[in-house]
RNA sequence: GCCGACAUAGUUUAGUGGUAAAACGAUUCAUUGGUAAUGAAUUGAGUAUGGGUUCGAUUCCCAUUGUCGGCU
Repeated sequence: GCCGACAUAGUUUAGUGGUAAAACGAUUCAUUGGUAAUGAAUUGAGUAUGGGUUCGAUUCCCAUUGUCGGCU
């Protein structure tokens, strides 16, 4: 230099046009002599950034940024 993949909650992942889900985590409460474990409730991201298409975009298209891999 060229090619490809990926970027979603504090973390790991899902979601492939109709306004984002789960697990772990965090907080509170119950339980215990106390801790752990367990149970209940609560909490949290508008989807890397910018633009385009669309009635509507995490999803499709383009560019940029970053990470990873391959080729030279």
Molecule: transfer RNA
Organism: Patescibacteria group bacterium